[in-house]
C1' cells in the first nucleotide's frame, strides 16, 4: 500500500436488514417501604465518533476524515 468488521446514556447493548417519536438492563437521582439499611416497587436525569452530502425526514443510505480489531502483501 491493499481489503474487511467495529464506534449509540458513567457502564453493558438493541435498533442498520425495509430510513419516520433513540429502546433496555446497570449505575445516578428522587419518593414510597422499613425503627434504620438492604432487597423490592414507582417516577426521573443521561447517548447516535466527526465533518459534508441525498431526502419532506438519516442512528441507518453515500462521500472524506478520526480511533480500535483482524487479514493480506
Nucleotide at each position: 500500500g491493499g481489503g474487511g468488521c467495529c464506534a449509540u446514556a458513567g457502564u453493558g447493548u438493541a435498533g442498520u436488514u425495509u430510513g419516520g417519536u433513540a429502546g433496555c438492563a446497570c449505575u445516578g437521582u428522587a419518593g414510597g417501604u422499613u425503627u434504620g439499611g438492604g432487597a423490592c416497587c414507582u417516577g426521573c436525569c443521561a447517548a447516535c465518533c466527526c465533518c459534508g452530502g441525498u431526502u419532506c425526514a438519516a442512528a441507518u443510505c453515500c462521500g472524506g476524515g478520526u480511533g480500535g480489531c483482524c487479514c493480506c502483501a
A computed fold for a 73-nucleotide RNA from an archaeon, annotated as transfer RNA. The coordinates come from a structure-prediction model, not an experiment, and the mean pLDDT is 81. Rfam family: tRNA. It is annotated as a transfer RNA. Its family is annotated with triplet codon-amino acid adaptor activity in the Gene Ontology. Rfam describes the family as follows. Transfer RNA (tRNA) molecules are approximately 80 nucleotides in length.